RNAcentral holds the full RNA, with entries from MGnify. This is a predicted structure of a 357-nucleotide part of an RNA (large-subunit ribosomal RNA, domain IV) from a marine sediment metagenome.
Context: one part of a larger RNA
RNA sequence: AUCUUCUUUAGGAACUCGGCAAAAUUACCCCGUAACUUCGGGAGAAGGGGAGCCUCAUUAGGGUGACGUUUAUACAGAGCCCGAAGAGGUCGCAGUGAAAAGGCUCAAACGACUGUUUAUCAAAAACACAGGACUCUGCUAAGAUAAAAAUUCGAAGUAUAGGGUCUGACGCCUGCCCGGUGCUGGAAGGUUAAAUGGAUGUGUUAUCUCACUUCGGUGGGAGAAGCUCAGAAAUGAAGCCCCAGUAAACGGCGGCCGUAACUAUAACGGUCCUAAGGUAGCGAAAUUCCUUGUCGGGUAAGUUCCGACCCGCACGAAAGGCGUAACGAUUUGGGCGCUGUCUCAAGAAGAUGCACG
Repeated sequence: AUCUUCUUUAGGAACUCGGCAAAAUUACCCCGUAACUUCGGGAGAAGGGGAGCCUCAUUAGGGUGACGUUUAUACAGAGCCCGAAGAGGUCGCAGUGAAAAGGCUCAAACGACUGUUUAUCAAAAACACAGGACUCUGCUAAGAUAAAAAUUCGAAGUAUAGGGUCUGACGCCUGCCCGGUGCUGGAAGGUUAAAUGGAUGUGUUAUCUCACUUCGGUGGGAGAAGCUCAGAAAUGAAGCCCCAGUAAACGGCGGCCGUAACUAUAACGGUCCUAAGGUAGCGAAAUUCCUUGUCGGGUAAGUUCCGACCCGCACGAAAGGCGUAACGAUUUGGGCGCUGUCUCAAGAAGAUGCACG
C1' cells in the first nucleotide's frame, strides 16, 4: 500500500445515475391488524408486549397405566412421561445473554398467476401458460421442408379427435370498410396447353418440254405417285379475366370553407374525395417531435414521479382496447426505520506485496 473482517463522537442519504454496499429487522409465545378483493386472500399487513434462575411445587391439568375391587360396565390408582398460567424472590449493562432466523410502507408501469430462456456479459415487460377465436381434416384423415416410393409418426386416436395460425387468467367489450391482396364458392361469356385435326404448301423426280451443242451431252422450265418437311381452320381442362361471399384473413379507417347578441369556440351548414373515413375506451403514454406542454400534488428548491387537461408530430379495439385482487431476485417515484454511502475521516485484527534493517 492493497485485500478481508470489525468498531466509531455529532449528524443521518447531505453520498450516488440509483440507499449500490453496509446497517437495521429476524426463531418462538401473546395482543393487534387498513385500503382493496376474484371473498380464497391482502396478512407474518402494519404496530405493540413477553422471555433467565430460585421458591410456592412432586403446581393446575393431560397421557400411559401395574397391583387391587367388580358378574360386567366401571371404580380407584402406584410408577413413568408431558406440562401451562400465576405470585413472590433474585443476579447482570444485557436472559431466544453466543450462533442460526423477514426491514417495513405508499403510489404507478408492465406481465394475470407457478413456470421457461440467451451453458460462458441480458432472467425481463421476452417465451410458455390455462382460457378465447378462426381455419383444415370423414380415416389409406389432414399434417410430418422439398419434384419422389415404401415404411413410420399422427394413433393402436376418429370432429368433445388431430393439425395450423392468432390472442393470452378474470371482468366490461371487441366499432366501420370486401375497392386492392389472399382464401372460399360459382359457372354464362372472353382468353388459354399438350393432344386431335388436316385445308394448304416445301423438297425430291419417273416423265414431258425449251434453248444450246464438238451430237458425247450441257443448262432452264413444268411435274404424277411415293417418300419428306412445314402446317391453317376446327375441337380442347384447370387457371386468369369475370360474378359473389369472407376482416379474431393480409390490411385500411380523409380534406377545405363558413357559421351563435363581447371575445373565443362551433352543436350547425356547404363542398371535394373515398371501399370506408377511427366508434367505445384510453391519452405528453414503455407511444408526445415541439416539450422541462399547461394546471394541481409532493420538496425550501422536482427535466423524474403522481393526478388532471387534450393541440393523439405519429393510441385504439384478439400484431386485441380499457380495467383488475393476487403474484414478481422486473421497472419508476415518495416515506418510516437504519446505518462510515457521505460531512471526514480515525482506529483495530488478519493476509499478501513492497521498502528499509
Its mean pLDDT, the model's own confidence on a scale to 100, is 86.